[in-house]
């Protein structure tokens, strides 16, 4: 003098990764069509919705109806895009310890 390494402050990055909060978007909706059930009310496909990709269900309670048609209501039960914030990662820099040369 020249490293490793580990601690704690700070610093900047949000170009990539992650993790969470919020905001937007979309009401996890609605229209059409075909099949089935009826001890049942289900399954499939098309579409519309979004300065959007992708999702468009699950569960539960009431009404209602009887071979042919559903209906409303509850969770705020999640996904996905795109904008912000914050962690935690890194990036420098100092600083303790220790340890090679």
């Nucleotide at each position: 003098g020249c490293g490793a390494a580990c601690u704690u402050a700070a610093u900047c990055u949000u170009u990539g990764a992650u993790c969470u909060u919020c905001g937007u978007a979309u009401a996890a909706u609605c229209c059409c069509g075909g099949a089935a059930a009826u001890a049942g009310g289900u399954c499939c496909g098309g579409g519309g919705g979004u300065a959007u990709c992708u999702a468009c269900c699950a569960g539960g309670u009431g009404a209602c109806c009887g071979g042919a048609a559903u209906c409303a209501c509850c969770u705020u039960g999640g996904c996905u895009a795109c904008g912000a914030g914050g962690g935690u990662a890194g990036u420098u820099u100092a600083c303790c310890u220790u340890u090679g040369u």
A computed fold for a 101-nucleotide RNA from a Clostridia bacterium, annotated as Purine riboswitch aptamer. The prediction has a mean pLDDT of 76. Rfam family: Purine riboswitch aptamer. Its family is annotated with purine nucleobase biosynthetic process in the Gene Ontology. Clan: Purine riboswitches. Rfam 15.1 lists 4,097 matches to the family in 1,411 species.